Predicted 3D model of a 126-nucleotide RNA (Guanidine-I riboswitch aptamer) from a Candidatus Binatia bacterium. The sequence was found by an Rfam model in a public genome assembly. The model forms 100% of the base pairs in the Rfam consensus. Lineage of the source: Bacteria > Bacteria candidate phyla > Candidatus Binatota > Binatia (SeqCode).
RNA sequence: GCCGCGCGCGACUAGGGUUCCGGUGCGGCGACGCCGCGCGGCUGGUCCGAGGGUCGCAAGCUCACCGACGCGCGCUCCACGCGGCGCCCGCGGUGAGCCACACGGCGGGACAAAAGCCCGGGAGGA
Numbered sequence: 001g002c003c004g005c006g007c008g009c010g011a012c013u014a015g016g017g018u019u020c021c022g023g024u025g026c027g028g029c030g031a032c033g034c035c036g037c038g039c040g041g042c043u044g045g046u047c048c049g050a051g052g053g054u055c056g057c058a059a060g061c062u063c064a065c066c067g068a069c070g071c072g073c074g075c076u077c078c079a080c081g082c083g084g085c086g087c088c089c090g091c092g093g094u095g096a097g098c099c100a101c102a103c104g105g106c107g108g109g110a111c112a113a114a115a116g117c118c119c120g121g122g123a124g125g126a
Stems, first nucleotide, its partner, number of pairs: 008057005015048002020045002022042001023039007060098008070088001072087005101121001103124001107119003
């Protein structure tokens, strides 16, 4: 200097806006309610929502055990059989453990709109 990996899903939270609900201001009406327009600098509900936040599941890795397999290897048999035992590479299953680190714009994008969402473990920096 270059390349690759550092993953995925779900629930939630920080956070986010305003399609709907609610609330609220104004106006109208046949008026204990309904309708229209506006307001998110309206606490909220629905909604969106983290690579660097939380939890769980899965993937992956390590170890142990069990199982079967290979015209494998070694040993073995009153028997020579696809026998018995052990080992190697991989395969399936079960259990336990591990699963690290991570500063970060401007700008753009989607949904109604915005955001710690996506561009993005990006640009840049160390």